[in-house]
RNA sequence: GUCCCUGUAGUUCAACGGACAGAACGGAGGUUUCCUAAACCUUAAAUGGUAGUUCGAUUCUACCCAGGGACA
Numbered sequence: 001g002u003c004c005c006u007g008u009a010g011u012u013c014a015a016c017g018g019a020c021a022g023a024a025c026g027g028a029g030g031u032u033u034c035c036u037a038a039a040c041c042u043u044a045a046a047u048g049g050u051a052g053u054u055c056g057a058u059u060c061u062a063c064c065c066a067g068g069g070a071c072a
Base pairs, nucleotide, nucleotide: 001071002070003069004068005067006066007065010025011024012023013022018055027043028042029041030040031039048064049063050062051061052060
């Protein structure tokens, strides 16, 4: 330099182009307990960026950014 793949809560992962983007673990608060742990209840938290297509984009397209891989 060319080509390919990936990017979603703090972490690991879901989500036919259509419901308020969900789950587990973790965080916060509460109940229980002499205290802690466990258990149960509640709660906060995310689509890498900018455009485009579409009635509607996490999903499709282009470019950029970041990470990984192949070739040279």